The part of an RNA shown here (small-subunit ribosomal RNA, 5' domain) has 486 nucleotides and comes from an uncultured bacterium. The coordinates come from a structure-prediction model, not an experiment, and the mean pLDDT is 86.
[in-house]
Context: one part of a larger RNA
RNA sequence: CAUUGAACGCUUGGCGGCAUGGCUAAAACAUGCAAGUCGAGCGCGAAAGAGGGGCAACCUCGAGUAGAGCGGCGAAAGGGUGAGUAAUGCGUUCCUACGUGCCUUGAGGUCGAGGAUAGCCAGGGGAAACUCUGGGUAAUACUCGAUGUGGUCUACGGAUCAAAGGCUUGCCGCCUCAAGAGCGGGGAACGUCCUAUCAGGUAGUUGGUGAGGUAAAGGCUCACCAAGCCUUUGACGGGUAGCGGGUGUGAGAGCAUGGCCCGCCACAUCGGGACUGAGACACUGCCCGGACUCCUACGGGAGGCUGCAGUAACGAAUCUUCCGCAAUGCGCGAAAGCGUGACGGAGCAAUGCCGCGUGCAGGAUGAAGCCCCUCGGGGGUGUAAACUGCUGUCAGGGAUUAGCAACACAAUGAGCAGUCCCAAAGGAAGAGACGACUAACUCUGUGCCAGCAGUCGCGGUAAUACAGAGGUCUCGAGCGUUAGUC
Numbered sequence: 001c002a003u004u005g006a007a008c009g010c011u012u013g014g015c016g017g018c019a020u021g022g023c024u025a026a027a028a029c030a031u032g033c034a035a036g037u038c039g040a041g042c043g044c045g046a047a048a049g050a051g052g053g054g055c056a057a058c059c060u061c062g063a064g065u066a067g068a069g070c071g072g073c074g075a076a077a078g079g080g081u082g083a084g085u086a087a088u089g090c091g092u093u094c095c096u097a098c099g100u101g102c103c104u105u106g107a108g109g110u111c112g113a114g115g116a117u118a119g120c121c122a123g124g125g126g127a128a129a130c131u132c133u134g135g136g137u138a139a140u141a142c143u144c145g146a147u148g149u150g151g152u153c154u155a156c157g158g159a160u161c162a163a164a165g166g167c168u169u170g171c172c173g174c175c176u177c178a179a180g181a182g183c184g185g186g187g188a189a190c191g192u193c194c195u196a197u198c199a200g201g202u203a204g205u206u207g208g209u210g211a212g213g214u215a216a217a218g219g220c221u222c223a224c225c226a227a228g229c230c231u232u233u234g235a236c237g238g239g240u241a242g243c244g245g246g247u248g249u250g251a252g253a254g255c256a257u258g259g260c261c262c263g264c265c266a267c268a269u270c271g272g273g274a275c276u277g278a279g280a281c282a283c284u285g286c287c288c289g290g291a292c293u294c295c296u297a298c299g300g301g302a303g304g305c306u307g308c309a310g311u312a313a314c315g316a317a318u319c320u321u322c323c324g325c326a327a328u329g330c331g332c333g334a335a336a337g338c339g340u341g342a343c344g345g346a347g348c349a350a351u352g353c354c355g356c357g358u359g360c361a362g363g364a365u366g367a368a369g370c371c372c373c374u375c376g377g378g379g380g381u382g383u384a385a386a387c388u389g390c391u392g393u394c395a396g397g398g399a400u401u402a403g404c405a406a407c408a409c410a411a412u413g414a415g416c417a418g419u420c421c422c423a424a425a426g427g428a429a430g431a432g433a434c435g436a437c438u439a440a441c442u443c444u445g446u447g448c449c450a451g452c453a454g455u456c457g458c459g460g461u462a463a464u465a466c467a468g469a470g471g472u473c474u475c476g477a478g479c480g481u482u483a484g485u486c
Base pairs, nucleotide, nucleotide: 002485003484004483006482007481008480009479010478014356015355016354017353018352019351020349021348022314028311029310031309032308033307036073037072038071041070042069044067049061050060051059052058080267081266082265089192090191091190092189093188094187095186096185098184099183100182103180104179105178106177107176108175109174110173111145112144113143114142120135121134122133123132124131125130150161151160152159153158165172166171167170193239194238195237200230201229202228205227206226207225208224209223210222211221212220242264243263244262245261246257247256248255249254269290270289271288272287273286292303293302294301295300320346322345323344324343328342329340330339331338332337359390360389361388362387369381370380371379372378394427396422397421398420399419400418403416404415430475431474432473433472434471435456436455437454441470442469443468444467445466451458452457
């Protein structure tokens, strides 16, 4: 000099665009929201209100609506964080003993039968969370039989494995198998920080045989056998750390770094475990244990913001308990559509980068004030001001409107740009520095005091170095300081 997720001081600081914004306590969290959807799988099924009714029961509409419940798909994505991890990770290049819901293509099938159970009704327990007993009901829920294109096993004889229907009637599904796409699992080599004041480490340890297990190879697990395996090219231990694409700097080599965005990994109060499922050992699922918080009728229960906002705490320090599903995407649905703190937007902050403005032209009696001097009247501030004329960026007031939007047509915009008109110089400048490095100088005060200082160094009576003033220089909605990196 450059640079930063910065902070602090001064600036009574104007506007816009685009970014960025808890680096500390992976410490704790009030409140709201962040994952639903399908009535074209299934059986149930209100009420308010309106109308009718000797205005009583009741009937009709509301309505097969709201609503739970069974069932399906989703909830393993999206979003957050970086604690752990030095290799079970990541990066590059390969390999395969494997899996795969939804999607695409192809070959075939979708026959017959049955018993339950939620919801519901009746009764009971409990403060609550919730729960028990009996009765009764449906299915694309569950079970059995048949068939076997095909798959699996095979001693080649055979054995074994399926299905579900729905509606608006040509659509949506269901079962088996094969192939694909995309995605995933597993393996190998090489690379991947510091430390020897860590030198030996290792018994499932290294290999084999057999078995089990898995979607799948494998000490992955087990039985038996052998005694191996790693290591000064640093094993083992300790410390630190998510990794990469990248980013900063630098002529490069390198050094430093990994915030935002993208890929991978890991985690979800701490530890452990499995269940369901195509997929999890599962952030807003389940079980057990620990710590903590809350409710309680003391018997027992409930919870997990490292989602979006927000609180308190910590800290030098980091935002709104906002609007919308209009767009993009995702889930469900045949669709209409519904949901979505993903996302699209707005808000706050000079936190950064970029752009614009705070006027332009004329104007000398070179006004006043202030400062300087050789004290004469001269010099400086200075065309600066006043004054005259003009313009209208931005901000202000009013009007209008494209595009983001197209899903047959129609309808549909949370939010924002642009254009035109009006008024008026009005509302908009500061910060640091001036001894040398380093652009910029005088006066007064002070007198090794008070103070300055990045380095050299200034100050002890003429201080361009302290303090004030005038002037000047450099940047400019910023300017300086501190901290970090090269």
The full RNA is in RNAcentral, with records from Greengenes.